About this RNA
Small-subunit ribosomal RNA, central domain from a metagenome, 346 nucleotides, folded computationally. The RNAcentral record of the full RNA draws on SILVA. The prediction has a mean pLDDT of 87. It matches the Rfam family "Bacterial small subunit ribosomal RNA".
[in-house]
Context: one part of a larger RNA
RNA sequence: CUGGGCUUAAAGGGUGCGUAGGCUGCUUCGCAAGUAAGGUGUGAAAGUUUUCGGCUCAACCGGAAAAGUGCAUCUUAGACUGCGGGGCUGGAGUGAGUCAGGGGUGUGUGGAACUGCCAGUGGAGCGGUGAAAUGUGUUGAUAUUGGCAGGAACGCCGGUGGCGAAAGCGACACACUGGGGCUUAACUGACGCUGAGGCACGAAGGCCAGGGGAGCAAACGGGAUUAGAUACCCCGGUAGUCCUGGCCGUAAACGAUGAGUACUGGAUUGGGGGGACUUGUCUUCCUAGUCGUAGGGAAACCGUUAAGUACUCCGCCUGGGGAGUAUGGUCGCAAGGCUGAAACUC
Numbered sequence: 001c002u003g004g005g006c007u008u009a010a011a012g013g014g015u016g017c018g019u020a021g022g023c024u025g026c027u028u029c030g031c032a033a034g035u036a037a038g039g040u041g042u043g044a045a046a047g048u049u050u051u052c053g054g055c056u057c058a059a060c061c062g063g064a065a066a067a068g069u070g071c072a073u074c075u076u077a078g079a080c081u082g083c084g085g086g087g088c089u090g091g092a093g094u095g096a097g098u099c100a101g102g103g104g105u106g107u108g109u110g111g112a113a114c115u116g117c118c119a120g121u122g123g124a125g126c127g128g129u130g131a132a133a134u135g136u137g138u139u140g141a142u143a144u145u146g147g148c149a150g151g152a153a154c155g156c157c158g159g160u161g162g163c164g165a166a167a168g169c170g171a172c173a174c175a176c177u178g179g180g181g182c183u184u185a186a187c188u189g190a191c192g193c194u195g196a197g198g199c200a201c202g203a204a205g206g207c208c209a210g211g212g213g214a215g216c217a218a219a220c221g222g223g224a225u226u227a228g229a230u231a232c233c234c235c236g237g238u239a240g241u242c243c244u245g246g247c248c249g250u251a252a253a254c255g256a257u258g259a260g261u262a263c264u265g266g267a268u269u270g271g272g273g274g275g276a277c278u279u280g281u282c283u284u285c286c287u288a289g290u291c292g293u294a295g296g297g298a299a300a301c302c303g304u305u306a307a308g309u310a311c312u313c314c315g316c317c318u319g320g321g322g323a324g325u326a327u328g329g330u331c332g333c334a335a336g337g338c339u340g341a342a343a344c345u346c
Stems, first nucleotide, its partner, number of pairs: 004317003007300002012314001014201004021194003025088007033081002035077008048066007091191001092188003095184005103177007110154001114150008125136002162169002205248007215241002220236004258313006266291012295302002319346003328339004
């Protein structure tokens, strides 16, 4: 390489949009590039195979034939692929009606809690722990009442419940805005699927500039614990956490399971729509789960949301360590990211 694989053994890209490319519904006509059949030409010699012959045989050598699976050209076929023309509606999209939703962005508003400050009451402790201590308090704390200010997060509802491509999204109101389901069947008429590169989004954390800073809290200081304790526990506490603009582009970015289409028994629960009637059942579509048939699987398990049966396209794997290291390239302000070996060793 071929082959075989990718939930857990090595292996699904973090996610989407989409370029090239690959693949692609039903029907009809034409062409004949692919495809198939036949003819012709060519496919040097040597070599190979078959056969005949020459050296006593053989190796070796000579003659003849075949093969040379290929290429070119001509003729024919027209199923399939392709190309061109016409038609269709089931795929896809649009329209109409309707529905659910923490989908997104911006602006504003609210209450509980917390912390600080001011004032009142009060008078010795408070706080913290396994026990303590550091800490805090007669310059009046903790507790309690009233007021003011500030920042962050939105209890109950809340749910293997919803929405989103993923990351993710939860107080309330308004404005703007994306997607989806169902019903209908008016319109377009294959307009589709996937997607190397590319572009965009991308938790936490980190970086730059400017704000903000209540609580929490890396680092750091102190108190304990301990043989030690650069920890776990306690008292403090700065970056950060928050906002605006820009950058980084990584996660056990997980369903450790790429996307799409078709097919293959059922049972049951939740969410969203439609239909029927006898109004509490039946039925249909979408969606989120659970259990299980066939089948699959090394097993665990999966099982119409497949890891079953098939097809299309992309990504990836090829023993462990060395190593996601070195080097080169590229991106980044940096941290570092992406790409990514070998020697050696078992």